[in-house]
RNA sequence: CGCGGGAUAGGGCAGUGGCAGCCCGUCCUGGCUCAUAACCAGGAGGUCGCAGGUUCGAAUCCUGCUCCCGCAA
Numbered sequence: 001c002g003c004g005g006g007a008u009a010g011g012g013c014a015g016u017g018g019c020a021g022c023c024c025g026u027c028c029u030g031g032c033u034c035a036u037a038a039c040c041a042g043g044a045g046g047u048c049g050c051a052g053g054u055u056c057g058a059a060u061c062c063u064g065c066u067c068c069c070g071c072a073a
Stems, first nucleotide, its partner, number of pairs: 002071006010024004018056001026044006049065005
């Protein structure tokens, strides 16, 4: 240099054109308790790696770049 896969909440992952979600954790509020922990319920938390393009509409399609993993040489 060539080929393939990946980057989405603090961690692990879904979502393949039409409201960004799940599990765990963190924090807040409420419940339970004499009280705390545990447990239960609700909520908060995301410029979807970066920059462009296509489209009425992009996490999703196209181009370039950055980083990670693998294959080949």